[in-house]
RNA sequence: GCCGCCAUAGCUCAGUGGUAGAGCGCCCGCCUUGUAAGCGGAUGGUCGUCGGUUCAAGUCCGUCUGGCGGCUCCA
Numbered sequence: 001g002c003c004g005c006c007a008u009a010g011c012u013c014a015g016u017g018g019u020a021g022a023g024c025g026c027c028c029g030c031c032u033u034g035u036a037a038g039c040g041g042a043u044g045g046u047c048g049u050c051g052g053u054u055c056a057a058g059u060c061c062g063u064c065u066g067g068c069g070g071c072u073c074c075a
Stems, first nucleotide, its partner, number of pairs: 001071007010024004018055001025043001027041004048064001050062003
């Protein structure tokens, strides 16, 4: 330098154009002599940036940034 993949909640990840979700975590309650476990509830997002397509974009296209992997070159 070229190619590919990834970026969504505090963490791990779903979500293939039509209301952004789960598990774990945190908080409250129930249960218990008490703690853990269990049960119920609450809490949570600029979907990495900027633009484009579309009636409508987390999703499609381009760009940049960051991360991971592969390939290659030079005098």